[in-house]
Predicted 3D model of a 72-nucleotide RNA (transfer RNA) from Candidatus Amesbacteria bacterium GW2011_GWC2_45_19. Its Rfam family is "tRNA". Gene Ontology term of the family: triplet codon-amino acid adaptor activity. By type it is a transfer RNA. Rfam describes the family as follows. Transfer RNA (tRNA) molecules are approximately 80 nucleotides in length. The coordinates come from a structure-prediction model, not an experiment, and the mean pLDDT is 82.
RNA sequence: GCCGAGAUAGCUCAGUGGUAGAGCAAUUGUUUUGUAAACAAUAGGCCGUGGGUCCAAGUCCCACUCUCGGCU
Numbered sequence: 001g002c003c004g005a006g007a008u009a010g011c012u013c014a015g016u017g018g019u020a021g022a023g024c025a026a027u028u029g030u031u032u033u034g035u036a037a038a039c040a041a042u043a044g045g046c047c048g049u050g051g052g053u054c055c056a057a058g059u060c061c062c063a064c065u066c067u068c069g070g071c072u
Base pairs, nucleotide, nucleotide: 001071002070003069004068005067006066007065010024011023012022013021018055026042027041028040029039030038048064049063050062051061052060
C1' cells in the first nucleotide's frame, strides 16, 4: 500500500428501514438469625465521528478514526 471483519448499557453480545433488547454485573425490596442462593422491581444507550438517501436509518450509501485478521 491492497483486501476482509468489527465498533450498540460497566462486560459479553443480539437487533428484517418503523417504540433499541438479552445474559452477567450494579442498586432497591421480599425471603433468612445472618450470608449466599432464589424471586420481584429499578437504573444504566442520544448505537465510533461527520455527511448523504428516505416520510422514517443501529440497519442503506460515502468519507474519516480506531481495533483485529490476511496479502505484498